[in-house]
Molecule: Bacterial RNase P class A
C1' cells in the first nucleotide's frame, strides 16, 4: 500500500432577478376579493403496495363445527409483525463476517428422469471363491457384497485379524443410538457407560402437530346545501254504525269507512355453514321519483413525534430530564433564468478548454422489508497470498 468485510455521513453552496401555495399581523366597517410584510414549502427511499399497526365504518357478544391464510431452534424487544437483537444449530469462506422457507419421514400417500443389475418391502452386470462337467478355455450350480462400473445419492468409515472368497463377522478409532452426570433460563455442548447399532434423499410435495388469524379501507368516513311518493295491494292495532247477548248499562263482534304502523307472525345483523343465549335493527310487496359534477370537515398534521444528555442493558431497546413543533395542494403549489464556486472525466499544463453532475417528486400518519442510487467522504474488523 493492496484486497476484503461491516457500519454511518453527503449526494451541491453563494448571490441577484421574476413567478407560485400555505400560514399570521396589518390596510378596507366585516367577510369575499386585493395589497404590504415576516415566516415557511417534496425524502433516502417519498417507489413497491410485501407486512403490521393507529384511525373510520360495518357486526351486540358468547360457545361449539368446518374452512382459508401465516408463523414454525431457544430468549429477548416492540404497539404489533412473517420485522428487529442476542445466542444455538447446520452451510459458505483463510478470517473478519454471511446465509438458512431451522418443528415431524416410525401416523399416511406420493415422487427420485437418464444411466445402472437394483433407488428403499431395492441388488448381482463386471469381478472374486467352491464344486462339477469339458471340445483346455468355456459353460452350469451354490456362496459373496471387500474391489470395479452407472449415478446426485447404491446396505456407515479408515486399519487389523478372520476367511474357500468375502462381510461389524470380530477388534481398535470415529460415527449412530439409548442413558447417566456436569454446564446454560434454555436451544444445545461436554463426558462417561452400554449396546454391532442408521438399507437414502425430498414435507419451498401433499399431509401431521402446536400456535395464530373479523372484513372493508381516507376514492374510509361526518356535516351542509340542493332535490324527492297526497301513490297502490295486503297483514297487525284502535274507533263500535248495525248487530247479538245481559242487569237501562256494559261485553262481543269490523260489512263499510277514518286513524295509525315494533304492540301480532315472519324477517336482517359475524370467512362459510349449523346451533345456543341475549341484545339491537325494523310491517310486508309493487309501482314510480330525487341526488350521487357543489360545499366544509376528516387534513390548523400533537404524534407508539423529533433533538440532544443522562442512566440500565452484551444488543434490539427502555425510563428520566431538556428543547422543538417543521408543507398541506384538491387537475395538483414547493419553481424558472443569469453569474461565480464546489465535485467527476478527457485532453492538456501549473494551471487551461470541454464535457458531466445519481436515484428519483408528498396527497391521512407511522414501524420495518424489499428495489433503485453517478459520485464523494468517515470509523471499526480481517490477512490466505504479495509488496514495502
Nucleotide at each position: 500500500c493492496a484486497a476484503g468485510g461491516c457500519a454511518g455521513c453527503c449526494g451541491g453552496a453563494u448571490a441577484g432577478c421574476u413567478g407560485c401555495g400555505c400560514u399570521u399581523u396589518g390596510g378596507c366597517a366585516c367577510a369575499g376579493a386585493c395589497u404590504a410584510a415576516a415566516g415557511u414549502g417534496a425524502g433516502g427511499a417519498a417507489a413497491g403496495u410485501c407486512c403490521g399497526g393507529g384511525c373510520u365504518u360495518c357486526a351486540g357478544g358468547g360457545g361449539g363445527a368446518c374452512a382459508a391464510g401465516a408463523c414454525a431452534c431457544c430468549a429477548g424487544a416492540u404497539a404489533a409483525c412473517g420485522u428487529c437483537u442476542g445466542g444455538c444449530u447446520g452451510g459458505g469462506g483463510a478470517a473478519a463476517c454471511u446465509c438458512a422457507a431451522g418443528g415431524g419421514a416410525a401416523a399416511g400417500u406420493g415422487c427420485c428422469a437418464c444411466a445402472g443389475a437394483a433407488a428403499a418391502u431395492a441388488a448381482a452386470c463386471c469381478g472374486c471363491c467352491a464344486a462339477a462337467a469339458u471340445u483346455u478355455a468355456u459353460u452350469u450350480u451354490g456362496g459373496u457384497a471387500a474391489g470395479g462400473a452407472u449415478g446426485a445419492a447404491a446396505a456407515g468409515g479408515u486399519a487389523a485379524g478372520g476367511u474357500a472368497a468375502g462381510a461389524g463377522c470380530u477388534u481398535a478409532c470415529c460415527g449412530c443410538a439409548a442413558a447417566a452426570u456436569u454446564g446454560g433460563u434454555a436451544a444445545c455442548a461436554a463426558u462417561u457407560u452400554u449396546g454391532g447399532c442408521a438399507u437414502g434423499g425430498c414435507a419451498a410435495a401433499c399431509c401431521c402437530u402446536g400456535u395464530u388469524u373479523g372484513a372493508a379501507g381516507c376514492a374510509a368516513g361526518a356535516c351542509c346545501a340542493a332535490g324527492u311518493u297526497a301513490g297502490g295491494a295486503g297483514g297487525g292495532c284502535g274507533c263500535a254504525a248495525g248487530u247479538g247477548c245481559u242487569u237501562u248499562a256494559g261485553c262481543a263482534u269490523a260489512c263499510u269507512g277514518c286513524g295509525u304502523u315494533a304492540u301480532a307472525c315472519g324477517g336482517g345483523a359475524u370467512g362459510u355453514u349449523c346451533u345456543c343465549c341475549u341484545u339491537c335493527c325494523g310491517c310486508u310487496c309493487c309501482a314510480g321519483a330525487g341526488g350521487u359534477a357543489g360545499g366544509u370537515c376528516g387534513c390548523g398534521a400533537u404524534g407508539a413525534g423529533c433533538u440532544g444528555a443522562u442512566u440500565a442493558g452484551u444488543g434490539a431497546u427502555a425510563a428520566u430530564c431538556u428543547g422543538c413543533c417543521a408543507a398541506g395542494a384538491u387537475g395538483a403549489a414547493u419553481a424558472g433564468c443569469u453569474a461565480u464556486c464546489a465535485u467527476c472525466c478527457u485532453g492538456u499544463u501549473u494551471a487551461c478548454a470541454g464535457g458531466a453532475c445519481a436515484c428519483a417528486g408528498a396527497a391521512c400518519c407511522c414501524g420495518g422489508c424489499u428495489u433503485a442510487u453517478a459520485g464523494g467522504c468517515u470509523g471499526c474488523c480481517u490477512u490466505a497470498u504479495g509488496a514495502a